[in-house]
RNA sequence: UCCUUAUCAAGAGUCGGGGAAGGAGUCUGGUCCAAUGAUCCCGCAGCAACCGUUAUUUAUAACAAGGUGCUAAUUCCAGCAAGCAUUUGCUUGACAGAUGAGAU
Repeated sequence: UCCUUAUCAAGAGUCGGGGAAGGAGUCUGGUCCAAUGAUCCCGCAGCAACCGUUAUUUAUAACAAGGUGCUAAUUCCAGCAAGCAUUUGCUUGACAGAUGAGAU
């Protein structure tokens, strides 16, 4: 990198340091964040419970030392398909993406 599988409406930073102009993955359209310093990196703190630990197994429950992950907005919303209403819109699914576990 590719493949399989589970989850993605909840939760958690007005913290310290660095750094600098764009950022919310790409494109289009919206809507937001950002010199009151964002995105990002380091530290600390926290959230969650995929792996994990414990309870005799499944199921289930509890826990959080360790491996990941995460800490603006539903994966910010829409784009493709179907259905309902048909002006705006609503619902479901697909695609794409993110994370974990596994496999190669």
SAM riboswitch aptamer (S box leader) from Virgibacillus phasianinus, 104 nucleotides, folded computationally. Of the family's consensus pairs, 97% are formed in the model. RNAcentral holds the sequence, with entries from Rfam and Ribocentre. The same sequence occurs in records of 2 taxa. Model confidence (mean pLDDT): 80 of 100.